[in-house]
RNA sequence: CUCUGCUCAGGGCAAACCCAUCGCGAGGUGGGGGCGCAAAGCCACAGAUCUCUCAGAGAUGGCUGGGUUGCCAGA
Numbered sequence: 001c002u003c004u005g006c007u008c009a010g011g012g013c014a015a016a017c018c019c020a021u022c023g024c025g026a027g028g029u030g031g032g033g034g035c036g037c038a039a040a041g042c043c044a045c046a047g048a049u050c051u052c053u054c055a056g057a058g059a060u061g062g063c064u065g066g067g068u069u070g071c072c073a074g075a
Stems, first nucleotide, its partner, number of pairs: 002075004012037002017032006035062001041068003045065003048060005
């Protein structure tokens, strides 16, 4: 450096649902919660899905691909 995630360490994130709050909405944020996740870190670039007041503007990175950074272990 590349590949892999059977095993180890320290940890990390947080689905449904509930509460509060913002938004017309998809949904966002904070708290509880914990289904899962080795990029479930970050980026709306391509596709996909979804929303609206559908000319256009948005949402989802826990849908797929791509870019980029990265822990441990093994080869």

A computed fold for a 75-nucleotide RNA from a Candidatus Bipolaricaulota bacterium, annotated as c-di-GMP-I riboswitch aptamer.
Taxonomically the source falls in Candidatus Bipolaricaulota (Bacteria, Bacteria candidate phyla).
Its mean pLDDT, the model's own confidence on a scale to 100, is 83.